[in-house]
Predicted 3D model of a 527-nucleotide part of an RNA (small-subunit ribosomal RNA, 5' domain) from a metagenome.
Context: one part of a larger RNA
RNA sequence: GGAUGAACGCUAGCGGCAGGCUUAAUACAUGCAAGUCGAACGGUAACAGAUCGAACCUAGUUUGAUGCUGACGAGUGGCGCACGGGUGAGUAACGCGUACACAAUCUACCUCUAAGUGGGGAAUAGUCUAGGGAAACUUAGAAUAAUACCCCAUGGUAUUAUCGGAUCGCAUGGUCUGGUAAUUAAAGCUCCGGCGCUUGGAGAUGAGUGUGCGUCCUAUUAGCUAGAUGGUAAGGUAACGGCUUACCAUGGCAGUGAUAGGUAGGGGGCGUGAGAGCGUGGUCCCCCACACGGGUACUGAGACACGGACCCGACUCCUACGGGAGGCAGCAGUAAGGAAUAUUGGACAAUGGGCGAAAGCCUGAUCCAGCCAUGCCGCGUGCAGGAAGACGGCCCUACGGGUUGUAAACUGCUUUUAUAUGGGAAGAAUAAGUCUGACUUGUCAGAUCUUGACGGUACCAUAGGAAUAAGCACCGGCUAACUCCGUGCCAGCAGCCGCGGUAAUACGGAGGGUGCAAGCGUUAUCC
Numbered sequence: 001g002g003a004u005g006a007a008c009g010c011u012a013g014c015g016g017c018a019g020g021c022u023u024a025a026u027a028c029a030u031g032c033a034a035g036u037c038g039a040a041c042g043g044u045a046a047c048a049g050a051u052c053g054a055a056c057c058u059a060g061u062u063u064g065a066u067g068c069u070g071a072c073g074a075g076u077g078g079c080g081c082a083c084g085g086g087u088g089a090g091u092a093a094c095g096c097g098u099a100c101a102c103a104a105u106c107u108a109c110c111u112c113u114a115a116g117u118g119g120g121g122a123a124u125a126g127u128c129u130a131g132g133g134a135a136a137c138u139u140a141g142a143a144u145a146a147u148a149c150c151c152c153a154u155g156g157u158a159u160u161a162u163c164g165g166a167u168c169g170c171a172u173g174g175u176c177u178g179g180u181a182a183u184u185a186a187a188g189c190u191c192c193g194g195c196g197c198u199u200g201g202a203g204a205u206g207a208g209u210g211u212g213c214g215u216c217c218u219a220u221u222a223g224c225u226a227g228a229u230g231g232u233a234a235g236g237u238a239a240c241g242g243c244u245u246a247c248c249a250u251g252g253c254a255g256u257g258a259u260a261g262g263u264a265g266g267g268g269g270c271g272u273g274a275g276a277g278c279g280u281g282g283u284c285c286c287c288c289a290c291a292c293g294g295g296u297a298c299u300g301a302g303a304c305a306c307g308g309a310c311c312c313g314a315c316u317c318c319u320a321c322g323g324g325a326g327g328c329a330g331c332a333g334u335a336a337g338g339a340a341u342a343u344u345g346g347a348c349a350a351u352g353g354g355c356g357a358a359a360g361c362c363u364g365a366u367c368c369a370g371c372c373a374u375g376c377c378g379c380g381u382g383c384a385g386g387a388a389g390a391c392g393g394c395c396c397u398a399c400g401g402g403u404u405g406u407a408a409a410c411u412g413c414u415u416u417u418a419u420a421u422g423g424g425a426a427g428a429a430u431a432a433g434u435c436u437g438a439c440u441u442g443u444c445a446g447a448u449c450u451u452g453a454c455g456g457u458a459c460c461a462u463a464g465g466a467a468u469a470a471g472c473a474c475c476g477g478c479u480a481a482c483u484c485c486g487u488g489c490c491a492g493c494a495g496c497c498g499c500g501g502u503a504a505u506a507c508g509g510a511g512g513g514u515g516c517a518a519g520c521g522u523u524a525u526c527c
Stems, first nucleotide, its partner, number of pairs: 001527004006523005013379006019372002021337001026335003030332003035079003040076002043072002047070003050066007086290003095215008105207002110203008118152004127142006158183011188195002216262003223253003228250008265287004269280004292313005315326004343369001345368003351365001352363004382413004392404002395402002419463005427454001433448007471516005476497003482511005492499002
């Protein structure tokens, strides 16, 4: 000099863009953060309508019944909940980065493509009935539905086994192809337009696994290892493999640093520097790990699952004392810790995600607003004239004057900004719906209608008036800027050298000056 997720002191007019618990991965009150589909199903708790009936004070009101219709609580079923969001505790590791490999692998939804969608059965929830319990919840019985479950049939370019052929390679072998045997499917709904279901193939996407190299400090850590290193066989996995087990062998790693200890998420990047390098990993993006501490699996295409389950533990809460409930490292917010870090806000209008045929519903993702000079950038606090060089200075003085100083007053001008009034967006369409036309018949083109949280915001116009707006640090040298008074090795200053013991440009005050400026200084950390 530059930099910061900064803090502290003094000060503070506005806007744009960004950023905002670095500490206790401490504990959490409250609300919200993952639902959706009635075009899968039985139904009907609420709301609205319809029909039928009853009562009354008869344009009507009240009430009962009927799922009949729009819809829909609870329930069965499907899809989603493995995404999105948070945090960095652990991890020195194939975790990450990079380059390869899988002839050892899986992939729901999506796209393209081929074939199919036949027949039958037994239950169960909600419900009703009878109970138990303070609650959480739960027991028994009766009846019932499905795109829930089960069975049968058919089924090839599917799977497995086996026997051949062709071709290729990378050693085990791969690909294509023929025969034989065995095995495995399905579900319907509909507004009749469609939407689905089953089995294959290909693609796309995502994931899994392996290998080489690179990846902090300590030798005041020198030996470490028994599923340990390899083989055979079996099991297991989507898949290879000591992944697991039985048997056999005795290997494997290490001064090119094993093992142990300490520290730490890694990278793209960021800061600095001429570079080499050094430091760093906050915001944004990619990967990894974690979800009160530890463990386990279930479901599923995908988890060993933040707002799922079970067990153990610590902690908190409810209780009728018998027993139960919970997990903010989601968004806000609270307490605590700390030098220190924000609102218990608005909206799904846009972008994206889930479900749905769609309308739509959900979305603390996201988009916005609020708070904070935390940073960067921009603007303003007026401009021109004006000398009697005014007054006033706890200013200086040689007492003549000098300086503050064109500064002020005064005259003219302007109105950014602020204030007031009025107008007022873009972000909104390739969207949904309706209509028309075209053809390739579910797409395209056109028309119409409608949708904005931000927000009456940005922006524009008008009005009057210099009106609404300057501080902070420093002035001995380094280092730009000097005098007076007070103090008297005292009080104090100080980054280094050093100032102060009676004329202190170094302490405190004043006048003056210098620097930066809505900031200026100090502290901390890095180059």